The part of an RNA shown here (small-subunit ribosomal RNA, 5' domain) has 530 nucleotides and comes from an uncultured organism. Its Rfam family is "Bacterial small subunit ribosomal RNA". Its family is annotated with ribosome and structural constituent of ribosome in the Gene Ontology. The full RNA is in RNAcentral, with records from ENA, Greengenes and SILVA.
Context: one part of a larger RNA
RNA sequence: GGAUGAACGCUAGCGGCAGGCUUAACACAUGCAAGUCGAGGGGUAACAUUGGUGCUUGCACCAGAUGACGACCGGCGCACGGGUGAGUAACGCGUAUGCAACCUGCCUGUAUCAGGAGGAUAGCCCUUGGAAACGAGGAUUAAUACUGCGUAACAUUAUUUUAUUGCAUGAUAGAAUAAUCAAAUCUACGGAGGAUACAGAUGGGCAUGCGUACCAUUAGCUAGUUGGUGAGGUAACGGCUCACCAAGGCAACGAUGGGUAGCCGGCCUGAGAGGGUGAUCGGCCACAUUGGGACUGAGAUACGGCCCAGACUCCUACGGGAGGCAGCAGUAGGGAAUAUUGCGCAAUGGGCGAAAGCCUGACGCAGCAACGCCGCGUGAGGGAUGACUGCCUUCGGGUUGUAAACCUCUGUUGAGUGGGAAGAAACUUUGUGCCGUUAAUAGCGGUAUGAACUGACGGUACCGCUCGAGGAAGCCCCGGCGAACUACGUGCCAGCAGCCGCGGUAAUACGUAGGGGGCGAGCGUUGUUC
Numbered sequence: 001g002g003a004u005g006a007a008c009g010c011u012a013g014c015g016g017c018a019g020g021c022u023u024a025a026c027a028c029a030u031g032c033a034a035g036u037c038g039a040g041g042g043g044u045a046a047c048a049u050u051g052g053u054g055c056u057u058g059c060a061c062c063a064g065a066u067g068a069c070g071a072c073c074g075g076c077g078c079a080c081g082g083g084u085g086a087g088u089a090a091c092g093c094g095u096a097u098g099c100a101a102c103c104u105g106c107c108u109g110u111a112u113c114a115g116g117a118g119g120a121u122a123g124c125c126c127u128u129g130g131a132a133a134c135g136a137g138g139a140u141u142a143a144u145a146c147u148g149c150g151u152a153a154c155a156u157u158a159u160u161u162u163a164u165u166g167c168a169u170g171a172u173a174g175a176a177u178a179a180u181c182a183a184a185u186c187u188a189c190g191g192a193g194g195a196u197a198c199a200g201a202u203g204g205g206c207a208u209g210c211g212u213a214c215c216a217u218u219a220g221c222u223a224g225u226u227g228g229u230g231a232g233g234u235a236a237c238g239g240c241u242c243a244c245c246a247a248g249g250c251a252a253c254g255a256u257g258g259g260u261a262g263c264c265g266g267c268c269u270g271a272g273a274g275g276g277u278g279a280u281c282g283g284c285c286a287c288a289u290u291g292g293g294a295c296u297g298a299g300a301u302a303c304g305g306c307c308c309a310g311a312c313u314c315c316u317a318c319g320g321g322a323g324g325c326a327g328c329a330g331u332a333g334g335g336a337a338u339a340u341u342g343c344g345c346a347a348u349g350g351g352c353g354a355a356a357g358c359c360u361g362a363c364g365c366a367g368c369a370a371c372g373c374c375g376c377g378u379g380a381g382g383g384a385u386g387a388c389u390g391c392c393u394u395c396g397g398g399u400u401g402u403a404a405a406c407c408u409c410u411g412u413u414g415a416g417u418g419g420g421a422a423g424a425a426a427c428u429u430u431g432u433g434c435c436g437u438u439a440a441u442a443g444c445g446g447u448a449u450g451a452a453c454u455g456a457c458g459g460u461a462c463c464g465c466u467c468g469a470g471g472a473a474g475c476c477c478c479g480g481c482g483a484a485c486u487a488c489g490u491g492c493c494a495g496c497a498g499c500c501g502c503g504g505u506a507a508u509a510c511g512u513a514g515g516g517g518g519c520g521a522g523c524g525u526u527g528u529u530c
Stems, first nucleotide, its partner, number of pairs: 001530004006526005013376005020368001021334001027331002030329003035076003040073002043069002047067003050063005083287003092212008102204002107200007115149001117147002125138005155180011185192002214258002220250003225247008262284004266277004289310005312323004340366001342365003348362001349360004379409004390399003413471001414467006423457001428452010474519005479500003485514005495502002
């Protein structure tokens, strides 16, 4: 000198864009953060409409009839998105390969199917236990829920076999025989969905080479340990697990142990080499009160799922129950220190849905704090008798200083007032033309082109008009390093100080004043780093 997720002191006009618990992975009140589909189903608790009945004429009751829809069954989603960095020195990460050892819901393509049955169970109803959480029994009912049967192969398995080929285990293509396994319907009749197989795409799993910080004041470590055979297990290879057999395996090229740490793209610095760092943004990993476990599923060993154990908190009728902010806000605590219990789904993206749409603290915005970067302003031109004042003085004057006053302007900004966006085009609805379907100029689907609908931010940005220099400058320093000097006070005192060092009666080094220098809505100090 640069940099900073900074903090502290003094000061402070505005805007844009970024970033904002680095500490206690401490504890959490409250609200919200994952739902959706009635075009899968039985249905009707609430609301609305319609119809009906009663009639006190504006109420009550009835009807799933319609729009819809609480709870329930079922489907898809909840494994994404969001948070944190505790653990981890590891194939965790980075990079480069391999899988002839693998999986992949939704999506795309190709091919072929969807025949015929059955028994239940939520809900509803009845009875009943419990303070509650939550149950128990009986009766009854549906499905794209569940279970057989039939059909089926390029699928899987077994046996036999041909060809081609690979570094090896083997692979690919084909043939024969046998065995095994499918499906679901809804509909507004246009469609939507279902099953199997192959292929693609996407996402993942596994393995390997190389790289990846400190301590040798850590020198030996290891029994599923190292290898083999067989079996089990997995989507898959493998001591991954087990039985048996062998006695191996690692280590000074640092094993083992200990302490520290998420890794990277990057970021800071530097001419570079290098050093430091891993906030924000992006990729990967790990974790979700602590520890353990599996279930469901294409995918989890699952932050807002389940079970067990522990600690803690809460409720309780003492029998028993409930909970998990390292989601967004917010609270307490810790700390030098880090924000609102805001608005909106208008945009982008995600989930569900045929769609309308619903959900979305992702996201888009607003709020707070000079925390950072950038930009703008605090006026411009003229103005000498070089006024007054202050300070210094050799008492002549010098300096403050064109600075002020004064004159002429301007209007960024500000105040007031008026206008006022882009971000929105899709989806959808609708008009017209064309194409397809069709008996059809109905309908339906596709396509082209018009129209309509939709803005949280926000009456914001921005643009006019009016007023008027009016409301807007500080901080640090002045001995040398290092730009900037005098006076007074003090008298080794009070104090200063990054280093050298100043101060004991003429202090440019302390304090104040005048003057000056630097930077400027900031300035200085402290911490960290190059």